[in-house]
Formats: sequence, C1' cells, structure tokens
RNA sequence: GGGACAGUAACUCAGCAGGGAGAGUGCCAGACUGAAGAUCUGGAAGUCGCCAGUUCAAGUCUGGCCUGUCCCA
Repeated sequence: GGGACAGUAACUCAGCAGGGAGAGUGCCAGACUGAAGAUCUGGAAGUCGCCAGUUCAAGUCUGGCCUGUCCCA
C1' cells in the first nucleotide's frame, strides 16, 4: 500500500425486509438476612465510532474518514 470483518449501555453482545434501542453481567434502591451472599422486585445508564448522502422515516442502505483484528504484499 491492497483486501476482509468488526465498531450499539461501564463490560460481553442481539437488533430479522428501513418504521418501538434491547438482553445478560455490572451499578443504585427496596424486599429477604443478625449482617452479608444468593434470590426476588424496581430503577438509572446510549450522539448506535465520526461526517455527509438517499428517504416521509436510517443502528439498518450508499460514500468518505477514524480505530481494532486478520490476510496479502
């Protein structure tokens, strides 16, 4: 330098044909306990990597850029 894949909550990831942003873990509060752990209930937490384009509507489609992993040279 060329190519492939990935980037979504603090972490690991899901998100199907473009139309509700979600799960588990973790965190906070409550229940339970002598107290903790476990368990149960509730809650907070997101510019969907960035910038444009298409569209009535973009996490999703298109282009460029950035970062990471792998392959080729």
The RNA shown here (transfer RNA) has 73 nucleotides and comes from a Candidatus Poseidoniales archaeon.
Its Rfam family is "tRNA". Gene Ontology term of the family: triplet codon-amino acid adaptor activity. It is annotated as a transfer RNA. Rfam's curators write: Transfer RNA (tRNA) molecules are approximately 80 nucleotides in length.
The prediction has a mean pLDDT of 85.